RNA sequence: AGAGUUUGAUCCUGGCUCAGGAUGAACGCUAGCGGCAGGCUUAAUACAUGCAAGUCGAGGGGCAGCAUGGUGUAGCAAUACACUGAUGGCGACCGGCAAACGGGUGCGGAACACGUACAGAACCUUCCUUCGAGCGGGGAAUAGCCCAGAGAAAUUUGGAUUAAUACCCCAUAGUAUAACGGAGAGGCAUCUCUUUGUUAUUAAAGAUUUAUCACUUGAAGAUGGCUGAGCGGCUGAUUAAGUAGUUGGCGGGGUAACGGCCCACCAAGCCUACGAUCAGUAACUGGUGUGAGAGCACGACCAGUCACACGGGCACUGAGACACGGGCCCGACUCCUACGGGAGGCAGCAGUAAGGAAUAUUGGUCAAUGGACGAAAGUCUGAACCAGCCAUGCCGCGUGGAGGAUGAAGGUCCUCUGGAUUGUAAACUUCUUUUAUAUGGGACGAGAAAAGGGUUUUCUAACUCGUCUGACGGUACCGACAGAAUAAGCACCGGCAAACUCUGUGCCAGCAGCCGCGGUAAUACAGAGGGUGCGAGCGUUAAUCGGAGUGACUGGGCGUAAAGGGCGCGUAGGCGGUGAGAUGAGUGUGAUGUGAAAGCCCCGGGCUUAACCUGGGAAGUGCAUCGCAAACGAUCUGACUGGAGUUUGGGAGAGGGUGGCGGAAUUUCCGGUGUAGCGGUGAAAUGCGUAGAGAUCGGAAGGAACGUCGAUGGCGAAGGCAGCCACCUGGCCCAAAACUGACGCUGAGGCGCGAAAGCGUGGGGAGCGAACAGGAUUAGAUACCCUGGUAGUCCACGCUGUAAACGAUGAGGACUAGAUGUUGGUGGGGGAACCCAUUAGUAUCGAAGCUAACGCGAUAAGUCUUCCGCCUGGGAAGUACGGCCGCAAGGUUGAAACUCAAAGAAAUUGACGGGGGCCCGCACAAGCGGUGGAGCAUGUGGUUUAAUUCGAUGCAACGCGAAGAACCUUACCUACUCUUGACAUCCUGCGAAUCCGACUGAGAGGUUGGAGUGCCGAAAGGAGCGCAGAGACAGGUGCUGCAUGGCUGUCGUCAGCUCGUGUUGUGAGAUGUUGGGUUAAGUCCCGUAACGAGCGCAACCCUUGUCCUUAGUUGCCAGCAUUUAGUUGGGGACUCUAAGGAGACUGCCGGUGAUGAACCGGAGGAAGGCGGGGACGACGUCAAGUCAUCAUGGCCUUUAUGAGUAGGGCUACACACGUGCUACAAUGGGGCGUACAGAGAGUCGCCAACCUGCGAAGGGGAGCCAAUCUCGAAAAGCGUCUCGUAGUCCGGAUUGGAGUCUGCAACUCGACUCCAUGAAGUCGGAAUCGCUAGUAAUCGCGAAUCAGCAUUGUCGCGGUGAAUACGUUCCCGGGCCUUGUACACACCGCCCGUCACGUCAUGGGAGUGGAUGGUACCAGAAGCGAGUAGCUUAACCGCAAGGGGAGCGCUUGCCACGGUAUGAUUCAUGACUGGGACGAAGUCGUAACAAGGUAACC
Repeated sequence: AGAGUUUGAUCCUGGCUCAGGAUGAACGCUAGCGGCAGGCUUAAUACAUGCAAGUCGAGGGGCAGCAUGGUGUAGCAAUACACUGAUGGCGACCGGCAAACGGGUGCGGAACACGUACAGAACCUUCCUUCGAGCGGGGAAUAGCCCAGAGAAAUUUGGAUUAAUACCCCAUAGUAUAACGGAGAGGCAUCUCUUUGUUAUUAAAGAUUUAUCACUUGAAGAUGGCUGAGCGGCUGAUUAAGUAGUUGGCGGGGUAACGGCCCACCAAGCCUACGAUCAGUAACUGGUGUGAGAGCACGACCAGUCACACGGGCACUGAGACACGGGCCCGACUCCUACGGGAGGCAGCAGUAAGGAAUAUUGGUCAAUGGACGAAAGUCUGAACCAGCCAUGCCGCGUGGAGGAUGAAGGUCCUCUGGAUUGUAAACUUCUUUUAUAUGGGACGAGAAAAGGGUUUUCUAACUCGUCUGACGGUACCGACAGAAUAAGCACCGGCAAACUCUGUGCCAGCAGCCGCGGUAAUACAGAGGGUGCGAGCGUUAAUCGGAGUGACUGGGCGUAAAGGGCGCGUAGGCGGUGAGAUGAGUGUGAUGUGAAAGCCCCGGGCUUAACCUGGGAAGUGCAUCGCAAACGAUCUGACUGGAGUUUGGGAGAGGGUGGCGGAAUUUCCGGUGUAGCGGUGAAAUGCGUAGAGAUCGGAAGGAACGUCGAUGGCGAAGGCAGCCACCUGGCCCAAAACUGACGCUGAGGCGCGAAAGCGUGGGGAGCGAACAGGAUUAGAUACCCUGGUAGUCCACGCUGUAAACGAUGAGGACUAGAUGUUGGUGGGGGAACCCAUUAGUAUCGAAGCUAACGCGAUAAGUCUUCCGCCUGGGAAGUACGGCCGCAAGGUUGAAACUCAAAGAAAUUGACGGGGGCCCGCACAAGCGGUGGAGCAUGUGGUUUAAUUCGAUGCAACGCGAAGAACCUUACCUACUCUUGACAUCCUGCGAAUCCGACUGAGAGGUUGGAGUGCCGAAAGGAGCGCAGAGACAGGUGCUGCAUGGCUGUCGUCAGCUCGUGUUGUGAGAUGUUGGGUUAAGUCCCGUAACGAGCGCAACCCUUGUCCUUAGUUGCCAGCAUUUAGUUGGGGACUCUAAGGAGACUGCCGGUGAUGAACCGGAGGAAGGCGGGGACGACGUCAAGUCAUCAUGGCCUUUAUGAGUAGGGCUACACACGUGCUACAAUGGGGCGUACAGAGAGUCGCCAACCUGCGAAGGGGAGCCAAUCUCGAAAAGCGUCUCGUAGUCCGGAUUGGAGUCUGCAACUCGACUCCAUGAAGUCGGAAUCGCUAGUAAUCGCGAAUCAGCAUUGUCGCGGUGAAUACGUUCCCGGGCCUUGUACACACCGCCCGUCACGUCAUGGGAGUGGAUGGUACCAGAAGCGAGUAGCUUAACCGCAAGGGGAGCGCUUGCCACGGUAUGAUUCAUGACUGGGACGAAGUCGUAACAAGGUAACC
């Protein structure tokens, strides 16, 4: 510090997710030791049991228990019993102090509760310290004990008697208290201090070991508390108004003290948009975690404060409480009970139950620290110190170190005779002993505390002598024996993110933080091997900070991504021109105080180190006080004119309102003329019309809108505004002067305006026209189209208040290049035109700059500034609930649960479009001939079958693989056989190999007989072959062409596809390759931020067309001989053969074009503009085809899915399709005669002559390994005869008979021949195919395969030999440019809504149940205050009666619990119901994306 994830790719916006830290944690797996910390986050739920607050006998009366002593009795004694307060001491009781601390918890509380800085001139403070003053005299009771009762108990009643440091009275008393005064000083809002006078009131306690400690009163201090107000720290406005003791005053009461704290009276205030009130949540802080910081989250442990003690209320005592282990009352709960009545409060320490994912021992000691009491010894102390449990955290240590290669064995992997890795790892050798185990010693913490003694001092203090005390603790620590001995796991390994292979599984099982893995080769599941990371831990989960600049103070945005309010006026608020003076609250700076300790940081110190502990410092950005400064902002004063405004004179305008007027057109009505249609559409129909429409002429009525001008024009704040005239009225602009003197800008709330549609009332209604009706269209058509047509549209008044109310761009101000057009004004030039300058608008382009890009660009989206509004992922949703507004429709404000990992902006490349432009192709058109109908051949589908083997399936499968299935082929079926195998390599044994038989069987095979004895040799044996045997292995036309290689098809012989460098863009990319011409062509030329290049095109290659040269047999024959015959001699001229050359290049001429490329015409030429044909197929597409040509990974099979044999099948047959052949005839059929090819093949062959057969063929054997011989006859053609339009002298299927040939074998299932038979068919529906010249059409010939089998297939060969093309509108395919896109698996795309089913959360809902607080009323325990007619009463007064005072009782005020009524808030639940989200391949349509097929949207 970043990374992953939206896309085919890019950039941006934007969310989600990850890597880091941290925790009072929990869970899973694992676990050696120690140190230091921490340990109910949930039920402030309920609690058994024990302990947690006592102490003082030096306050008191006393003596229950214990101990000692004494006396008595019994006993020898020990001892037992009884008595004795005499002693140590001491239960209970009176009294004093403490119990208000310490310890726990976080319920409540949004508050002066907390924090911080102040204030108290408005206060209190036991014990402690210091300084003063005192401590005299007397009295009456009471508990205990005793006696007598009540009660189960708790407890309690009466009587008698008694003490005190308990209580009371008197005396004394001031600087105390109260009242009234005098004088002085100081500050000040009210006052305070000093001094002094008079009157009144109030004190005391003693104890003791004589050292002292208590007690009373006063002053001061210290400590602790109480009170006030400033500032600070949560959420919600879907909480906007709240408040009657409320706000203030006067006078009282009350308190330690101020105060409506309380009361009587008076006034009507007080708080609030700077958020009152209400609701929800929460103890606060020092600090803790994180972060660069600012911040954000938290408030365990430790420390400070607050609050609480079963829920609620109340007071008493006291210095202090409204009191955790005190009291009273109400309530709930639990327990005891004799049923009458009582008892209790662990949020103290342990512990129990419950809850929960989850949190410990019913431990030891007061040794230390601290506390209470005491004169002290001491007692008490679950505070505290220790120990126990728990890897809960942090820190430290260890589980061994060194050497050791045969790189062991084993495991894993692989290209598997072997190698790689585990791995110096192990074994083995040697060394060490931390830790653990056993064992010996053994602390610090303990003293200058302290009993007691001494010196000194007035007394303390100080110094000195000196006894005892350790829970921890069998500890820490130290020593020493033995021995590698006692000690390693967890997670991960697709990317982010370090780490890879095998096996299993097969969208299953499973994984997953995000993206995403898994459908037979998974580095992603599971296991293993290996590796990576951390390590006594490692992972997971939860919640938190970070990353997140996704809440932006530091530090974001709003044209199109989320986001500018529809527009204006204006309140509060915010901000504000120039120069001067004053002030000093803001601001800056300095000082002082404070900011507790702990913590963080720095420097030291102590535990072996560290964690931890400890000393000092710094810091604590804060607050307060006091100085100084005066620029800026602020306030005040007095000025200025530039902002703003006023006045004067001009100007333009659909600015607004009211009234009137006008013409054109539509419609309707009336009348005339006139006749059969009109109207409407893609085409029609509904509709109108012979009762006279439409058309046309004239007239009338009525409503609405205003053509031309008219515009990128004008006006207005926006919505919006358009005939003409008049009236009323708002704003704006220009020019030049004068005046006011900052009067300004923005603007939360508020007020007003606000298209269309809609609503209310009343009018009006021509045209148009939701709804509705009819006609069409359609699968349907509740639409688009047509004919009608109501509301509405219009007017008046009132509501509604929204729009894609848009420039998707808030308002104001300042600054920052230009160019061009236009509207209004002014000035200048002689100035109508025209030009220049300036100003206010409006529009286009554009520099800098900005922007993600598109784009914006003085009318900013540039650079600054002021104020307002708004945004924070998509969906749910602008929905629900609540409030406000509205007559309603609805508007405004405006969520959540749940769900997804995206949603989105701009631009790019493609693809696509029922978008556009240009161009090409037998693509259409123009022609010729076919297919589709018939019969047959052949292939396919389907069906059948034991099997009909398999593959190919739109074009681009279907006379295809197959250039040839009777057996074989053959892969299929049935049956019979074989199992190291039909085939390959290795090993062992035997035998040469091999050949000829016999029997059996369908055959494979089986049994058996005979012949035979080879080659090399070092004489062991070996090579080859056969047989037998064992195992490694063979074999597979079994699967996967979606694991592959190779080969092939197709777009397409279409003209395209790319690269380097440069340029350009943030980038994907673009440019080049686009544009203007031209071409068959990205062919070439020109232009050009491109310049070049590559693969394609073309050419080079083959063939054909002309000529030349060379050569002349088997080919040829002009001339010369010869002949039946180029047969022979001869010849090389010609043809031909086959080698090499020439030739054609727009080269020449003319025209067009731009002078170019090129095109058109012409000449010459065998050939002319690529001469014809072929081979040749760019980058790529289709997961195209082929595992059955071959090769090959993986899987499967192994007495079978392999191998052999026989027979069968691939040839089936209701049917459908493709490709062909033959025909339907006279351009023909038949008979006879006759002419002319090319290219091939041939020795297991082609086969001549000749003979036989009607023929297929047979016999025969010459020649030929072929320019020699053979196949071999070319056919159409030509000549002639016949047939005469008919199912024929057309056509030949089918069938019968007889044969030939091949072959072991023609039954299933061959071809051919002869005789006979003579089917359909008379030119073919919708539809569809081929072809542009030696082509179509037509005619025959050959070859491959092959024993045989193609007159029809395939591949070749030649003969005869046409027609047509105006042209590119349309169909199909393709190329280039451009445009739109929500597509990218790319339109066979994407995608919307209803319905059906399932799951989930949520709204409404008759209601139902709880909780909370408000108001009104009833009620009223305890307590306190007040009153008091009843009862009781020791101290004081009084001789007494009595008085004074007190208590009980009663009454009353306040008040907790409780009750009634009412409305409010909130939670849960509810038949039924609404929409929403998600879900596998459901249903119906096709709304959107292209002109999405009716442009879309608000």